[in-house]
RNA sequence: CUGCAACUCUGGAGAGCGGCGCCGCUGUCGACGGCGCCCACCGAUGGGGCAAAUCUCUCAGGUAUCAAGGACAGAGGGGUGA
Repeated sequence: CUGCAACUCUGGAGAGCGGCGCCGCUGUCGACGGCGCCCACCGAUGGGGCAAAUCUCUCAGGUAUCAAGGACAGAGGGGUGA
């Protein structure tokens, strides 16, 4: 000088506020929250297929906001290799 790992910060998509039932709250209904089932859908975590992949399969996962997750990109970083 240069490559790579942990770690930190920033950005970060897609797809149903679906239906039904139960529970909690409530005097009751409704609303809200949680769970289960069914159908539909997504593909940028993981996993399978192919030489490989942001391709493909959708097994787990995910599908209003919030929260979580998030490939990848930028910056830092400092252990390590040559």
Model confidence (mean pLDDT): 76 of 100.
Predicted 3D model of an 82-nucleotide RNA (Glycine riboswitch aptamer) from an Azonexaceae bacterium.
The sequence was found by an Rfam model in a public genome assembly.
The model forms 89% of the base pairs in the Rfam consensus.
It matches the Rfam family "Glycine riboswitch aptamer". Rfam describes the family as follows. This family represents the bacterial glycine riboswitch.